[in-house]
Bacterial RNase P class A, 379 nucleotides, folded computationally.
Its Rfam family is "Bacterial RNase P class A". Its family is annotated with ribonuclease P activity, tRNA processing and dimeric ribonuclease P complex in the Gene Ontology. The family's RNA type in Rfam is ribozyme.
The model forms 95% of the base pairs in the Rfam consensus.
The coordinates come from a structure-prediction model, not an experiment, and the mean pLDDT is 75.
């Protein structure tokens, strides 16, 4: 200098002006609630509190607020216990409130490397599956090829035929039952041997996954497939802030009291009585509506410490949206950045909280910083 890898931070700046929202303070007013007084009753008084109005002050979207895909807090259902079914997760260890997340490690794959990726338990519990092609698809197989030693027949002989042998070579397939070489043989073959590879056991290292230029043994695969049934280990109750709680006009049904001295029905021959039916009041109920849940929290900042790290511990400080026809904005000027046809014009990403957190995934114009790798050149 060029090309890459990983991680972190920010998400235009300043000024003016007009608004929106909830909070705090001050003031106003008395049409509302409320409180007090009185009355037969509309009334009167007050303004602590709520609400209203005015003024002032300070606060007001994100890294993803998104998808609602996981996990938790919180709430109610039985302070959620046992069994079964069903679902989820799946190398090992750690972190965490928890997780399917994160960190570290192992194995396999990709990359020259920095580094990246992985549904990565078990097919020696059992069952199943493998289209087409191919001779043969699982204690394998003779289509082409190779061989004719042994045995049989024919032939004087060369040789031919039969019975066969053979997994070296070809061919099929996603996959054909270790590789290379030497020996061996009729031709071949772990048939024998050497090396490489594989497997079993033991040792050693490691918490473990696992590793092993350690030792002994085995000619040697035990084939593949569990995003096939299944088995094993761990784990999961359901519904969700429209959860739930409080106040409470109205309404249905319910309970209690009082009244009209009794309208009607039933019982009965008739009356009393009893039951149902009426009116008023109270309790209770809970709809509309209002309030609450609501933002102080697994919170943030700084410093110190433990740890490779995720993360945790300690101390000090800070308060940082809380709306519900759903606020957080509009306009103007200057600057920064980008593009173009450059005295100018246009643009400036993705995108908007709704009970709250931790993750993941997806969208995204740019800016800044740190560490590392590779190649070339210079000193």
């Nucleotide at each position: 200098u060029a090309g890459g890898a990983u991680c972190u931070u920010c998400u235009g700046g300043c000024a003016g002006u007009c608004g929106c929202u909830g909070c705090c303070g001050u003031g106003a007013g008395a049409g509302c609630g409320u409180g007090c007084u009185u009355u037969g009753a509309u009334a009167g008084c007050a303004u602590a509190c709520g609400g209203u109005c005015a003024c002032g002050g300070g606060g007001g979207a994100g890294g993803a607020a998104a998808g609602u895909c996981c996990g938790g807090g919180c709430u109610c259902c039985a302070u959620a216990g046992g069994a079964c079914a069903g679902g989820g997760u799946g190398c090992c260890a750690g972190g965490u409130a928890a997780c399917g997340c994160c960190u570290g490690g192992g194995a396999a794959g990709c990359g020259u490397a920095a580094g990246c990726u992985u549904a990565c338990g078990a097919c020696u519990a059992g069952u199943g599956c493998a289209a087409c092609a191919g001779a043969g698809a699982g204690u394998a197989g003779a289509c082409c090829g190779c061989c004719u030693a042994a045995g049989g027949c024919c032939g004087u002989a060369a040789g031919g035929c039969c019975c066969g042998g053979u997994a070296a070579g070809g061919g099929u397939g996603a996959a054909a039952g270790g590789g290379u070489g030497c020996g061996g043989u009729a031709a071949g073959a772990g048939c024998g041997c050497a090396c490489c590879g594989c497997g079993a056991c033991a040792g050693c290292a490691g918490c473990a996954a696992u590793g092993u230029u350690u030792g002994u043994c085995g000619g040697c695969a035990c084939g593949g497939u569990a995003a096939a049934c299944u088995c094993c280990a761990c784990u999961c109750g359901g519904a969700g802030c429209a959860a739930g709680a409080u106040c409470a006009a109205a309404u249905a049904g319910g309970c209690c009291c009082u009244c009209u001295a009794u309208u009607g029905u039933g019982u009965g021959g008739u009356c009393c009585g009893c039951a149902c039916u009426g009116a008023g009041g109270g309790c209770g109920g809970g709809u509309a509506g209002a309030u609450u849940g609501c933002u102080u929290g697994a919170a943030c900042u700084u410093a110190g410490g433990a740890g490779c790290g995720a993360u945790c511990c300690u101390a000090a400080g800070u308060c940082u949206a809380g709306a519900u026809g759903a606020a957080u904005g509009g306009c103007u000027g200057c600057c920064a950045c980008c593009u173009u046809u450059u005295u100018a014009a246009g643009g400036c990403a993705c995108a908007g909280a709704a009970c709250c957190c931790g993750g993941c995934u997806u969208a995204u114009a740019g800016a800044a910083g740190a560490u590392c790798c590779u190649a070339a050149c210079c000193c």